[in-house]
Context: one part of a larger RNA
RNA sequence: CGCAGGAUGCUUGAGAGGAGCUGUUCAUAGUACGAGAGGACCUGAACGGACGCACCUCUAGUGUUCCAGUUGUCCCGCCAGGGGCAUCGCUGGGUAGCUAUGUGCGGAACGGAUAACCGCUGAAAGCAUCUAAGCGGGAAACCGACCUCGAGAUUAGGCAUCCCGGGCCGCAAGGCCCCUGAAGGCCCCUCGAAGACUACGAGGAGAUAGGCAGGGUGUGGAAGCGCAGCGAUGCGUGAAGCUAACCUGUACUAAUCGGCCGUGAGG
Repeated sequence: CGCAGGAUGCUUGAGAGGAGCUGUUCAUAGUACGAGAGGACCUGAACGGACGCACCUCUAGUGUUCCAGUUGUCCCGCCAGGGGCAUCGCUGGGUAGCUAUGUGCGGAACGGAUAACCGCUGAAAGCAUCUAAGCGGGAAACCGACCUCGAGAUUAGGCAUCCCGGGCCGCAAGGCCCCUGAAGGCCCCUCGAAGACUACGAGGAGAUAGGCAGGGUGUGGAAGCGCAGCGAUGCGUGAAGCUAACCUGUACUAAUCGGCCGUGAGG
């Protein structure tokens, strides 16, 4: 820009893409078959490999925004307690998120039409013949079925709902004047399991973000004080103190004030 008014939501599915793999074991059954050795079809079940999609409960990583230990040095006047720097100084753990080595699920079943091939009926050609008329069966291939996209499918579809004035001229489309600016959308702002930007989604008087409160999680027993010890240190107060991204709640702070687009019943 189009989809012959504008808008919001939900859809139909032309078409396109994805997926499509396979093993072992058990039962049937040591049966059929076979002199024996050996050893099935069919059918049912269990467990795997590789591959794919999703997820983070578990397991395991990362986790320079969390906690603790510790070395050197500088600083906060000193002690104590802290801070800076040294690869995050080093070390031990670790929430969310992101992950695989972890977890869940998938290939299928089924239907249609077929290939080679196997048949029924059956003439030409009194027979025979799956074929000439006609009718069956038959593959991981084909078309559906499963998953995703999908009306720019210009053949531009469908459904529901919402919105929109008067006068004059004109057959109408439309033009002029006055009034109006709807439904809805955007800008801007607070943000996000969304994201390169954009887009998408949640919000702007509401739980969007921050703060705060409670909880969870992690760390692992804070500081101060007391007690014991010459002291290093230990014990008590006390599962202590601190705790990111998590959960629930709460308008305390910030989403201010506002602006713009879009018209008026539709050739």

Predicted 3D model of a 267-nucleotide part of an RNA (large-subunit ribosomal RNA, domain VI) from a metagenome. The RNAcentral record of the full RNA draws on SILVA.